[in-house]
């Protein structure tokens, strides 16, 4: 002169976030397996073809197979995988989540994974409603209502608090501390 706090360190909030392993509990008397029993169309002119049933983690379209198939009762044996997670350990305080958007995957979604940004949420609990699952678990979004941390501000004030009303994490607190020139 410019800037007027860039940036760098270290914290705070709490049933604080996430990850991993995992005891239990549900998943379930389920699938599934044994035996016994029942059931299984129509059109065609012997070639089929619709229908119905099954198959491949979900959904859709498509394939395939259907009396050595398939469905349903009854009895007897009888899992498991994904979710959830006392507790322990790590890693943390945009920790994480979530929407978009791009790749990944697929016959085309979805799910899983991975990358993007100055989208949204400060955080916990509860209700409603939807998703999503075997669920009245749990998660995700959302309406609303409480609790709480934090900064601004206004009022009280027994000295250090309490109350109103606001606003976000791109915040707060604390310590360091800007760039050019001569």
């Nucleotide at each position: 002169g410019c800037a007027a706090g860039a940036g760098a360190u270290a914290g705070a909030g709490g049933c604080g976030c996430g990850g991993u392993c995992a005891a239990a509990a549900a998943a379930a008397g389920u699938a599934g397996c044994g035996u016994u029993u029942u059931c299984c169309g129509a059109c065609u002119u012997a070639g089929g073809u619709c229908a119905g049933a099954g198959c491949a983690a979900c959904c859709g379209g498509g394939g395939c197979u259907u009396a050595u198939g398939g469905g349903g009762a009854a009895c007897g044996u009888g899992a498991a995988a994904g979710g959830u997670g006392c507790g322990a350990c790590c890693g943390c305080c945009g920790a994480a989540g979530c929407a978009c958007g791009g790749g990944u995957g697929u016959c085309g979604g979805a799910a899983u994974c991975c990358c993007g940004g100055a989208g949204c949420u400060g955080a916990c609990c509860g209700c409603u409603g939807c998703u999503u699952u075997a669920a009245g678990a749990g998660a995700g979004c959302u309406u609303c209502g409480g609790u709480u941390g934090u900064c601004a501000u206004c009022a009280u004030g027994c000295u250090u608090a309490u109350g109103g009303u606001g606003g976000a994490g791109u915040g707060c607190u604390a310590u360091c501390g800007g760039c050019a020139u001569a």